The prediction has a mean pLDDT of 86.
The part of an RNA shown here (small-subunit ribosomal RNA, central domain) has 342 nucleotides and comes from a metagenome.

Context: one part of a larger RNA
RNA sequence: UUGGGCGUAAAGCAUCUGUAGGUGGUUUUUAAAGUCGACUGUUAAAGCCCAGGGCUCAACUUUGGAAAAGCGGUCGAGUACUUAAGGACUUGAGUAUGGUAGGGGUAGAGGGAAUUCCUAGUGGAGCGGUGAAAUGCACAGAGAUUAGGAAGGACACCAAGGGCGAAAGCACUCUACUGGGCCAUGACUGACACUGAGAGAUGAAGGUCGGGGGAGCGAAAAGGAUUAGAUACCCUUGUAGUCCCGACCGUAAACGAUGGAUACUAAGUGCUGACAAAAUCAGUGCUGUAGCUAACGCGUUAAGUAUCCCGCCUGGGGAGUAUGCUCGCAAGAGUGAAACUC
Numbered sequence: 001u002u003g004g005g006c007g008u009a010a011a012g013c014a015u016c017u018g019u020a021g022g023u024g025g026u027u028u029u030u031a032a033a034g035u036c037g038a039c040u041g042u043u044a045a046a047g048c049c050c051a052g053g054g055c056u057c058a059a060c061u062u063u064g065g066a067a068a069a070g071c072g073g074u075c076g077a078g079u080a081c082u083u084a085a086g087g088a089c090u091u092g093a094g095u096a097u098g099g100u101a102g103g104g105g106u107a108g109a110g111g112g113a114a115u116u117c118c119u120a121g122u123g124g125a126g127c128g129g130u131g132a133a134a135u136g137c138a139c140a141g142a143g144a145u146u147a148g149g150a151a152g153g154a155c156a157c158c159a160a161g162g163g164c165g166a167a168a169g170c171a172c173u174c175u176a177c178u179g180g181g182c183c184a185u186g187a188c189u190g191a192c193a194c195u196g197a198g199a200g201a202u203g204a205a206g207g208u209c210g211g212g213g214g215a216g217c218g219a220a221a222a223g224g225a226u227u228a229g230a231u232a233c234c235c236u237u238g239u240a241g242u243c244c245c246g247a248c249c250g251u252a253a254a255c256g257a258u259g260g261a262u263a264c265u266a267a268g269u270g271c272u273g274a275c276a277a278a279a280u281c282a283g284u285g286c287u288g289u290a291g292c293u294a295a296c297g298c299g300u301u302a303a304g305u306a307u308c309c310c311g312c313c314u315g316g317g318g319a320g321u322a323u324g325c326u327c328g329c330a331a332g333a334g335u336g337a338a339a340c341u342c
Stems, first nucleotide, its partner, number of pairs: 003314004007296002012310001014202004021195003025089007033082002035077009049065006092192001093189003096185005104178007111155001115151008126137002163170002206249007216242002221237004259309006267287008291298002315342003324335004
């Protein structure tokens, strides 16, 4: 390489948009490029195969022949399929109209509880913390309690194996703008589709840069304990950070550890949306038949049966390392070996 694979053994890109390419619904006309046939040229010799010959046989060697297949040319066949050009269709896809659910997104405004701090009153000895303590705070009046004020951050209950979003993710309330979905009608377009190498966009936490902000929490750091030691676990403090605006980084057990699309293949039973209800459709769960699986399990939301397209894997370690290149302010990210060893 072929083959075989990718839920858990190695292996599905974090997610999407989309270029080239690959693949592609029903029907009709024409063409004849693919397709099929014949002839012909060529594909050196040797080799393989067949029939003979020569070394006593064989290996070896030699003469002749043949086959298959590729490529080129010429002449045809036929319209089944693919293809090309033209016409038609409506089921795929999209549009329209009418409904409808939603923490989908962006911006602005408002709210209450709690926390900390400040001011004032009452009050007068402890508070805090732990396994037990101590560091710490407190008669210069703490803690407790009452009233007032300020700040920042997060939104109890509702709340649910419930909803929305491509994923990351999204939840106090209201308003404005805005994306997508689902259902119904079957009005319009008429294959406009699927996938997608490169490419582009988005991308938790954390980190970086500039400017703000800073209540609580809290890497680092300091102290108190514990301990043989304790650069920890526990406690008292506490800086970055966490928050906002702008710019970068581009990674996660970014998980359903399961790429996308289409079709088919038993049922039963919850929930959500459409619908007055039923039926049906769309989603989200559980159990489970056939089937699949090494087993676990999956099972119309497939890991079943098939087709198309992409990505990826090929023993463990060395190693996601070295080197080179690209990107980045940096941290680093992407791509990514070998020697050696078992």
Annotation
The RNAcentral record of the full RNA draws on SILVA. Rfam family: Bacterial small subunit ribosomal RNA.